[in-house]
Context: one part of a larger RNA
Parts: sequence; structure tokens; C1' cells
RNA sequence: UGACGGGGACCCGCACAAGCGGUGGAGCAUGUGGUUUAAUUCGAAGAUACGCGCAGAACCUUACCAACCCUUGACAUGUCUGUCGCGAGUUUAGGAAACUAGACUUUUCGGUUCGGCCGGACAGAACACAGGUGCUGCAUGGCUGUCGUCAGCUCGUGUCGUGAGAUGUUGGGUUAAGUCCCGCAACGAGCGCAACCCUCGUUCUGUGUUACCAGCAUUUAGUUGGGGACUCACAGGAGACUGCCGGGGUCAACUCGGAGGAAGGUGGGGAUGACGUCAAAUCAUCAUGCCCCUUAUGUCUUGGGCUGCACGCAUGCUACAAUGGCCGGUACAAAGUGCUGCGAAAUCGUAAGAUUUAGCGAAUCACAUAAAGCCGGUCUCAGUUCGGAUUGAGGUCUGCAACUCGACCUCAUGAAGUCGGAGUUGCUAGUAAUCGUAGAUCAGCAACGCUACGGUGAAUACGUUCCCGGGGCUUGUACA
Repeated sequence: UGACGGGGACCCGCACAAGCGGUGGAGCAUGUGGUUUAAUUCGAAGAUACGCGCAGAACCUUACCAACCCUUGACAUGUCUGUCGCGAGUUUAGGAAACUAGACUUUUCGGUUCGGCCGGACAGAACACAGGUGCUGCAUGGCUGUCGUCAGCUCGUGUCGUGAGAUGUUGGGUUAAGUCCCGCAACGAGCGCAACCCUCGUUCUGUGUUACCAGCAUUUAGUUGGGGACUCACAGGAGACUGCCGGGGUCAACUCGGAGGAAGGUGGGGAUGACGUCAAAUCAUCAUGCCCCUUAUGUCUUGGGCUGCACGCAUGCUACAAUGGCCGGUACAAAGUGCUGCGAAAUCGUAAGAUUUAGCGAAUCACAUAAAGCCGGUCUCAGUUCGGAUUGAGGUCUGCAACUCGACCUCAUGAAGUCGGAGUUGCUAGUAAUCGUAGAUCAGCAACGCUACGGUGAAUACGUUCCCGGGGCUUGUACA
């Protein structure tokens, strides 16, 4: 100087408390451990692994296993030789395919100084080499998690100390903040904080089509004429600064209350992550040193596996019902996506869906009925008209192909489950809870996941003694 203390004093955080909802019990989904297996590819491991890499494993992906092939190779550059078209299509035999051996059809490359001169493509030979998701994240770059959006981490000069170092950065106040004020052997400065950026909330100006419709006509529909008010969209401004008033305060920073205001003291949310810690994670995104393989640890193909199942754990979904289930009627969003696409209306089918096709590269057309809600009816406390697992049968769709191993529909079947032990977890406001909608990936989908979007919309916070984590100061130490 640090680190540590079941030392002290101070401060903060959904850390506790006060509340609301979960999880731990059931069934299923997903991940993981274990076990099994020819293989169940690999990585991730307290917090900071376990709906994680994977924004989508039937083949492919795919790295794993079995079997069949290839060896300058699936991919690149160079040297040499040959051909001029390459290629495409059809087809025969063998084969699981890859591939091997043929046959037929079509076509007859570009430039040119007309020189197989240059370029391009293909085939062949040999060699340099290719190739490796092989090893080492404890050789590395890059990117990332975490402490933590915590308020800290440092430097120059000066001063003090023999020195390691100290001071500044401590102290008195204050703040979300090393934020600011005052004081002070310090005076200044940098990286962080804040602001500058995006978005939501108010208003003004401009512009009105595909958006809008108050007034005037026309109407089944803003449909049409029209309008430029409103909504909305897109640009550009204004607005919030403790600016004003009062109390407190060192009359400083600041704090409390008020006015005005759409908004008030950081207005809400986002992006933004200092010096560093964990030899944290990743050589399987990529890049890369060293080592290793080179008729194989490379490459091609078929089939299988990654989905196996006595079991443990993690994260979710659905429930156990009447604040509910079922039936009928009816209302109101936002944000997205669409040409190998979205696909209306009509017809057929109980339905999944099919047929056919209008419109739309979309403020125009489509996906697309939002659902909870409201109105009415029914059920009456039961393992039930709750709950939907499991299983049987029949179908639909995607796709060469749904056996291992897809999703969906219909009929039948109708399991556990009556609110969950010790424990544990999320959340402070348009939040929790609850209700639907869209997108990425994607032929299809195991999505109940993830990322966004809106609808309805609470309760509680006395307080900081205690638990956990963090930041200053101070003290002890046989620790570094």
C1' cells in the first nucleotide's frame, strides 16, 4: 500500500421489510447430468453452465457411427502435354447411392498484329501443394460474460517521507453521481458521471397521397365529386432551465413547498459499460503461433445416430375450476411481413384443407376474425359439461422421402391432478398480474422457446435492526 475481520461509524440497491404473483407436488415440452449405445458429435459448469452456442437435427445441416468409393483430391495457385468448344439433354448395364463403362442428340468460344500469339474452358501426368469442426482459450488476436451503469481509476508539476509511498482523491455539507459548494500544501488535467444521439409525451410551421372527412353534394361502403379544418404521416422548429415565488441552509451548493405548464427538478424508456478482476468463456463464427494427420484425423455417398431411458436437476407450458367451463350474439388495437411471396371473394369439405383465381413489390391489395371485454343462455360443486395426458381409427399438408423421426384435423378414449414439505424466486406503475397479435430462423415443423407489439390493469413501501451485494472513512492483523 492492499486484502481480510462472526471490528466500529456512515451511505446505497426489490437487499430485507410491506405487498402481489409464482416455483418446489401433477401431466407434458425443452435443456442438462447419469446410464445405455456401433454412434448416442462437440462446447458451456456456483453466482457469470443447464428453452445456453441451436433465429428452427426426417435427408441436407452433421462435426458422430457402420458400410461402399477416391488419392494433386470436394476447393485454390503455378509448371508441362493435349483438345477447341465447354456444356446441356436423352438413354443402356452394374450399383443402396457415390461412381464406373458406354450410346445418341444439340452446339462448334472471345480477342487478334493471323503467329497453337493472348485469354477462357476441359482432360491427362508428375510435383510444389491443397485439406483438417484434429490438439493447445494455460501461446494469441478479435468478440463476450461478470463485479456494475457501481462511482470510481489515474496522471503532470509541486510539497512531505531515507524509502515503499503519501498528498491531490481526506475533512464540513450536498447529490443518482469524485455531482456541486466551502475549507485545506496543494495547483491543474485525463478516462469515467452528466450532457450531446434515438424514442415516447405537448404545440407551431410546411406538405397533403395510397392517409383523413367538419361543412356541401353523392352514396351499400370516404365509394365518388370535392375539402386542407381534424386524425395521421414525413420534415423543420418551440418547450423544462430549480427559470419564478416562499421556508430552511455558511444566505454557498442544495433541499422542502407552491404557481404556471402537456410535461418539474435526471419527465419515462433505450443506446452508451472507466482502470481493472475471474490464467472466466470461445482455436467449433472468424483469424492465428506451435504440434499432429497426409491412400487419411482429408474427401464423396447410402443408411443410422444427435430424438435412445430404471432415474436426478434446471427452465417453461397446461391445469386442478363458478372472478369458471361450454354455446350464441356483439365492440375496440399496435407493430410487423409479403413475388420461388401474401393470397381476397366464390365453390367443395364437419374440419385440417382443396379447386379456381381477383388484387398487391403494397399508408392502395393480402396475411387478418385480435383476445381478454360486454349482452344473453346453460352447467350447480362432482374427479364434474373441470382437466386434458395417453392410446385406437380415419384423414390433410409440406417435402425425392414423414418407419426410426414432422405438424395439423375429425371421431373415439378420458390418466395424473382438488392449489403443492423444507425451501426458493420475480416485480415499485402503465410496473406486477392477465389477454391476445406479429416477426426472425424456416419446404415443413416438434415454438409451450426467443425478440418485438399493443389491450385490461392492481397492491404495498412503517422503516434500515437483521440476510445478501456494493461504495467512502476508520481500526486490528503471526496474511501478500